[in-house]
This is a predicted structure of a 521-nucleotide part of an RNA (small-subunit ribosomal RNA, 5' domain) from an uncultured bacterium. The prediction has a mean pLDDT of 80. RNAcentral holds the full RNA, with entries from ENA.

Context: one part of a larger RNA
RNA sequence: GGAUGAACGCUGGCGGCGUGCCUAAUACAUGCAAGUCGUACGAAGGAGCUUGCUCCUUAGUGGCGAACGGGUGAGUAAUACAAAAUAAUCUGCCUCAAUGUCUGGGAUAACUAUUGGAAACGAUAGCUAAUACCGGAUAGCUUGUUAGAAGACAUCUUCUUUCAACUAAAGGAGCGUUCGCUCCGCUUUGAGAUGAGUUUAUGGCGCAUUAGUUAGUUGGCGGGGUAAUGGCCCACCAAGACGAUGAUGCGUAGCCGAUCUGAGAGGAUGACCGGCCACACUGGGACUGAGACACGGCCCAGACUCCUACGGGAGGCAGCAGUAGGGAAUUUUCGGCAAUGGGCGAAAGCCUGACCGAGCAACGCCGCGUGAGUGAUUAAGGCCUUCGGGUUGUAAAGCUCUGUUGUAAGGGAAGAAAAUUCAGUAGAGGAAAUGAUACUGAUGUGACGGUACCUAACCAGAAAGCCACGGCUAACUACGUGCCAGCAGCCGCGGUAAUACGUAGGUGGCAAGCGUUAUCC
Numbered sequence: 001g002g003a004u005g006a007a008c009g010c011u012g013g014c015g016g017c018g019u020g021c022c023u024a025a026u027a028c029a030u031g032c033a034a035g036u037c038g039u040a041c042g043a044a045g046g047a048g049c050u051u052g053c054u055c056c057u058u059a060g061u062g063g064c065g066a067a068c069g070g071g072u073g074a075g076u077a078a079u080a081c082a083a084a085a086u087a088a089u090c091u092g093c094c095u096c097a098a099u100g101u102c103u104g105g106g107a108u109a110a111c112u113a114u115u116g117g118a119a120a121c122g123a124u125a126g127c128u129a130a131u132a133c134c135g136g137a138u139a140g141c142u143u144g145u146u147a148g149a150a151g152a153c154a155u156c157u158u159c160u161u162u163c164a165a166c167u168a169a170a171g172g173a174g175c176g177u178u179c180g181c182u183c184c185g186c187u188u189u190g191a192g193a194u195g196a197g198u199u200u201a202u203g204g205c206g207c208a209u210u211a212g213u214u215a216g217u218u219g220g221c222g223g224g225g226u227a228a229u230g231g232c233c234c235a236c237c238a239a240g241a242c243g244a245u246g247a248u249g250c251g252u253a254g255c256c257g258a259u260c261u262g263a264g265a266g267g268a269u270g271a272c273c274g275g276c277c278a279c280a281c282u283g284g285g286a287c288u289g290a291g292a293c294a295c296g297g298c299c300c301a302g303a304c305u306c307c308u309a310c311g312g313g314a315g316g317c318a319g320c321a322g323u324a325g326g327g328a329a330u331u332u333u334c335g336g337c338a339a340u341g342g343g344c345g346a347a348a349g350c351c352u353g354a355c356c357g358a359g360c361a362a363c364g365c366c367g368c369g370u371g372a373g374u375g376a377u378u379a380a381g382g383c384c385u386u387c388g389g390g391u392u393g394u395a396a397a398g399c400u401c402u403g404u405u406g407u408a409a410g411g412g413a414a415g416a417a418a419a420u421u422c423a424g425u426a427g428a429g430g431a432a433a434u435g436a437u438a439c440u441g442a443u444g445u446g447a448c449g450g451u452a453c454c455u456a457a458c459c460a461g462a463a464a465g466c467c468a469c470g471g472c473u474a475a476c477u478a479c480g481u482g483c484c485a486g487c488a489g490c491c492g493c494g495g496u497a498a499u500a501c502g503u504a505g506g507u508g509g510c511a512a513g514c515g516u517u518a519u520c521c
Stems, first nucleotide, its partner, number of pairs: 001521004006517005013368006019361002021326001026324003030321003035064003040061002043058007071279003081203002083200004089196002094192005100186002102136004111126006140167001142165003147160005171184006205251003212242003217239004222234003254276004258269004281302005304315004332358001334357003340354001341352004371401004381392004405462001406458002409455003415448001421442006465510005470491003476505005486493002
C1' cells in the first nucleotide's frame, strides 16, 4: 500500500447493487416451512330441483411425493475432495421401439353396535369397495442344459438353437353405440437419458521431544451375503502385510471451483455464489421404497423439557422469522405465489419461509448532492503583529441565476408469456363422433406498487464531518502548563520562551465518511 462476513470512537443527506451469529453442533415459547389426487374406491354430510339424478365438501382405503428443495460444518487426514475404470453394478418419473392388458377368489379400513383409558391411544363383534391383496392361463426375461458361431482384456462376453424350472397385468374418463374409437394409465422386453454404487493411480497440514505397527491382521481354496467386486462375513490352510520415499500414534482441519495479495514464483484463506461430502438432541438399529439406514418417519437406550386422574404419555429450529444465553459483534415473530423452479392432478387448481419482493444496519462497493456566477470599502468579528500592517478572504453580505436532490400534486410502466375457456383452420388415425397434435383470433393473471420513470409548480431554502500538522510524512503560530498534567507506530517530547502535552486561530489530507484496533499478503 491492498484486503475484510469485521468491531470500537466521533459524525451522518440520498439512491442502486450486494452482504449480515466468524462465539454456545447451547437451550428453545409461538406461528408457518410437504402435500396432493373424487378421472382409483366405497361411504358420510350438505345444496339443487326434474324424487332419482346432478353438483360440492371431506375422515378413511389406495396411488404418487415426502431420499428433492432448505440448514449447518460437529465429525472426518481418508469409507472425504479433485481424474480414470466398471468384461464387477442398479436406476422411479422421462424419451424411443416393440408387447400384451385373459379368467377367477377371499378379505379389510371407513361405517354400525358394545366397551377400556385422565389423555395418548385402543379392544371385541358385524357389514362393504377398489388401480389394495391372492390364485389360474399365456408371452418374454432369468437360471440350468444340448449343439454351433463370432469377439476379446486372465475369469470370460455376444448371437443362434434343444429341453426343463420359475414368473405378468388394472382399470378410469370422454364419444358415438351392433360394438368399437380416442385419451390417461397398467404388464413385460430392448435401447437411451438422468441419478447413484464400487474400485484405483496421483495430489494437497503439523509433530520423530510419536519408530516400530498389525491375528480377520496379509494371501489362498470353498461357501454365505450384496444390485455388484472384495476378509464384507464364516470354516479350513499358509505366514504374511505396512514402515525413515515417515508406517503407527498425537494434534489440527470439511474438500474443491475459487477469494485476497504479489510483476511473477509464491504465501494466506475456503464468508457470500457453484460442485462434492458429512451431520440432524446423544448413541445404536432396521423397516418401507427405484432410491434412506431417512432434519420436520419408526424402534431401543441415554440426558433434558413438558402433561398426568401417578396407571402412563408427549417433544427435538444446524428450515423461515423470533426468544434466552454466550459475545467486541450480526436483521422483521413482514408481503406474495405475479415471475422462475418443485410436488400432486387429465385439467381447473392446491401446496411451496424454495424463490421473488419489501423492512432493519454507512457493513461493503459504486454513483449523486450539500449550490452556481458575480461581488473590495479587501466590511465587522476572530487570530497574529515589528502597531505600519498581515491573515481568515471573494470567503461573507449584496446582486443575478439554477432546481440535481427535496416538498406537495398529476400521469404512470416493463417484468405477462402462458395455462384455461370459446370460436375457426390444417393434416395422421378412425365407419363416424369425441379426443390428441400444430396454427390463428378472442378471453385471461402483478406481491413489489400508484414503486421506477415522466410532467409542470415551489424554495438556496432541509443536508459536513473526521484525523493530522517535530522527523519518517503533506501541513505553524499564540496562550496555558512546567519531567507535572500528558503524548507516543519508531526515534523520542515535557524540568519557564514546548512548531511534539492542552486550548485557540491558521494550514494539510480524506470525505458521508474519517480515525483506531484485529487478521492476511